Model confidence (mean pLDDT): 82 of 100.
The part of an RNA shown here (small-subunit ribosomal RNA, 5' domain) has 463 nucleotides and comes from Hippophae gyantsensis.
The RNAcentral record of the full RNA draws on SILVA.
It matches the Rfam family "Bacterial small subunit ribosomal RNA".
[in-house]
Context: one part of a larger RNA
Formats: sequence, structure tokens, C1' cells
RNA sequence: GAUGAAUGCUAGCAGCAUGCUUAACACAUGAAAUUCAGAUGGGAAGUGGUGUUUUCAGUGGUGGAUGGGUGAGUAACGCAUAAGAACCUUCCCUUGGGAGGGGAACAAUAAUUGGAAACAACUGCUAAUACCCCAUAGGCUGAGAAGAAAAAGGAGAAAUUUGCCUGAGGAGGGGCAUGCGUUUGAUUAGCUAGUAGGUGAGGCAAUAGCAUACCAAGGCAAUGAUCACUAGUUGGUCCAAGACACUGGGACUGAGACAUAGCCUAGACUUCUAUGGAAGGUAGCAGUAAGGAAUUCUCCGUAAUGGGAAAAAGCCUACUAGAUCAAUGAUGUAUGGAGGCAGAAGGCCUACGGGUCAUGAACUUCUUUUCCUAGAGAAGAAGCAAUGACAAUAUCUAGGGAAUAAGAAUAGGUUAACUUUGUGCCAACAAUUGUGGUAAUACAGAGGAUGCAAGCAUUAUUU
Repeated sequence: GAUGAAUGCUAGCAGCAUGCUUAACACAUGAAAUUCAGAUGGGAAGUGGUGUUUUCAGUGGUGGAUGGGUGAGUAACGCAUAAGAACCUUCCCUUGGGAGGGGAACAAUAAUUGGAAACAACUGCUAAUACCCCAUAGGCUGAGAAGAAAAAGGAGAAAUUUGCCUGAGGAGGGGCAUGCGUUUGAUUAGCUAGUAGGUGAGGCAAUAGCAUACCAAGGCAAUGAUCACUAGUUGGUCCAAGACACUGGGACUGAGACAUAGCCUAGACUUCUAUGGAAGGUAGCAGUAAGGAAUUCUCCGUAAUGGGAAAAAGCCUACUAGAUCAAUGAUGUAUGGAGGCAGAAGGCCUACGGGUCAUGAACUUCUUUUCCUAGAGAAGAAGCAAUGACAAUAUCUAGGGAAUAAGAAUAGGUUAACUUUGUGCCAACAAUUGUGGUAAUACAGAGGAUGCAAGCAUUAUUU
């Protein structure tokens, strides 16, 4: 000098930033991912009826692989940087071609039944942009002959529009491989059998011991292999990529996951239970308990910027925009300005003459940053109009009155700042040297002093 700091004393304001560094310990409650009725068959509401309308559980589509959190693991192609080839890509953009014919189901619903519940069984009916078959194919496979593989409609009176299938190119994204760099220990010196390489069939989007059979005996290592300890990488926030989601394992779906608010399974823990069985996962946002020296509200809004689904209106969004709490930080700005000697009272010191606090106060006059009261009142809204959480805020105007606002540490030397009283190796101080045993500038009080100042000191870590 610095800090995501803590503690003690103290504390006026403002905007900005930051805020569980410990137990990746356990979690009550709320809410953090939905949306589409213009894909689809139904139920309900409403109506005298039809039509229009509203709403809901299913089937179906898209998105829940983003966003948000954490740092446990990881010494690694994890990250950084550079240069690659054997790959995939929903949505988006550009540009071609196409959508012919047919079929069978399953939910919902209805009836019956089992169960405490979670949920489940059976019988029958039914729609689709759900599923299947046939046909077709400038793409694919193949040396060739030849072979396999596609589609879906909706809205509208219509023009048209929006979806569907299949090529080519692009953009952005992702997977893979390589050179170099990346903590400590030799009181860790040898390590390795799918191990290093080849061939064949396999596997993957793709390369590859990725995996398997055979062949063969290699490969790494004092330029530190292997083993062990430590740690996410760039100081924090921010940005980027990576890893993880109660602990271990597994796949399914999908363009993409081996998936934080998906599934299956084993385990520990918690909850419900009719004891037969079920349910759960805050390292999302608030919040609770615990741990700890220590870290905020169970707030507000989709107004803005973005994201998701949707033709649109409207919907969802603890991402985000904001407000709250905390001197946690750095910054700014106040606590008044000018005049004022009878050098006031009072305190302290004194050589008793006086000195000092001290122009300091009183007093006179001025101002109103702040403060109080009242009124006006935004920008942020893009896009004709409408739409503002923040916010009855910022800012402005008027009135009031110096009014509401100073502390903490230190003073023997290092080190800026000195006297007196008390105490008497006691009580105490202390970063270091050391002070204290009767005149203590070093302890305790007082007066004055010094350097800082809405802070000042101490402790911890670090340069």
C1' cells in the first nucleotide's frame, strides 16, 4: 500500500460498486419453464334453440441441452495460444425440386374392477400435423448390374399466408486430433498386457485399441515417467470455455443430454402410511437451522433489454430492470462565512508578575449546501395512439431558521506531539527497545498538544 474482511469506539448526507471466503452440511414454506384451441377428438359453462363465445383434462408439436447456481472433482488437450482433418448441426438465411394412393390403432371419454394413497387393471368407441404400407426420387450406397429410403395439413370467400418432405450453399454452434506452455515432493526410480504397433471382421456423426480375434514385443522415464500431496484455469467482481447437481451406476428421448426443478436402479437421510406400500432432493431466488470472527428482504414489476412457445392478441420469465438492509469499499460533500478585546466567566499551569485554552465563546451581520414544510415535476417509451416497476423518485420553485450534523487514536526513542496530580517493581503499559522500587514527559486522571477525520484504531492475510 491492498482486502468479498472481522472487532472496539463513534457516526450527517448523496450517487456508484460489493456482500456465506466456513458445512459440495441439512432443509419447512412460496414461487424460478412453459406455450399453442389457427394440429386434434371430446368435457364443462353460457343460450328457449341455432350460431358465435369462454374455459378445461387428454392426444399432438416446440421449448424445458438456454438462462441461473456452485468449485466438490480435475495437474488433464481441463485451460491458454497456434495451426489442423476424418465429422454432425433444431431454429435462422439464400437457392432448387416435391407432397399421389391407401390402412390399422391408442389416449381422452363410457362401463366394470383393485388400492389407504401414489397409482393401476380389464372391456368397448374415436380424431389428427400421432403411427404404418404402396408409389415416385438430378440426393445416398455400389466397380458395375442393381438396391434401399420421403411428405401434412391448417387459416381465409379468395388472392394469399403459414406449416410439411427432400437436395445444395451459408451463418452461428458443437464433436475430434496435434505443437508449445501450465503447483510441490526423489525421504516417490522404475512404470505399463489393451499396455506400444500391425492385419481382419465390428463400432461411431467422425478419426482412433474405441472394442474384439490373431500377429508381434513393444511403449513411457533423471529434459523426472509412475506414485503421493495440493489446486478448478486468468488476484476479486466482470467476460470466456470446462466440470458438477443428495452419493454411486445406467441408459431412454432428441438436432443436441447420458439431462439441477426428466426416467430407471442401488445407497444414506427425511416425510406420509390403513404396515401392504408410496413421496422427496435450494451448489436457482428469497428464507430456516447449523457451522463460524463474519455476509442482506420469505420485497416490486414484466415499464425497459433479452429469452420460450404462439398467425396474432394475450401468456410465461427470482434471467433481468429496480427498490430494501449493511460506513463493506472507493469517491464527492457538509457540520457554517465575515467581523469581533472589557483580552469575559471558567479550567489548567505559575517564578504569583502573569501565561494559556483564545477570536475560541458571547455579541453584530450574512448565507442556506444540507434539514423541515408546501407546490410543480421528468428523461428512460422504441412505434400514430396507448403502455413506467423504479416513483407521488431525480430535478426545480417558494417559505422557515445557524438552524439537524465530530469523533477516534496517539505523545520516552524509532515517530509529529508535555506539563501537572495520583500510584510506588504495586496497579499497569508494551510493535520494538524497554518503562514502574516516592519528584514516572513510558502506568492512571486532568489541562493543553499532534497527525488523521465520518471516520479512527486494532487484529488477520498479503505486496